[in-house]
Molecule: c-di-GMP-I riboswitch aptamer
Organism: Gottfriedia endophytica
RNA sequence: UUCUCAUAUGGGCAAAUUUUAUGAAAGUAAAAGACGCAAAGCCACGGGCCUAAAACAACGUGCUUGUCAUGGUAGCCGGGUUACAAAU
Numbered sequence: 001u002u003c004u005c006a007u008a009u010g011g012g013c014a015a016a017u018u019u020u021a022u023g024a025a026a027g028u029a030a031a032a033g034a035c036g037c038a039a040a041g042c043c044a045c046g047g048g049c050c051u052a053a054a055a056c057a058a059c060g061u062g063c064u065u066g067u068c069a070u071g072g073u074a075g076c077c078g079g080g081u082u083a084c085a086a087a088u
Stems, first nucleotide, its partner, number of pairs: 006088002012037002017032006035075001041081003045078003048073003055067004059062001
């Protein structure tokens, strides 16, 4: 100097749930709240998963069924990128 994170210091983020708003939905945002997290900081590039408005198809013609992301999920995994402490 770099990498790792077993133990620290100072801290950080914030699951479920509730309220409000938004969205077709999945979800997202804010406030409260902490399950947990050494990247639970950021990015949809690959895989997975969630939703199915529109579109198309079907027939039983319906608040129907099926297919499908252009929607979402970074707190599903991989990948990319940035980073505190610099003590043992």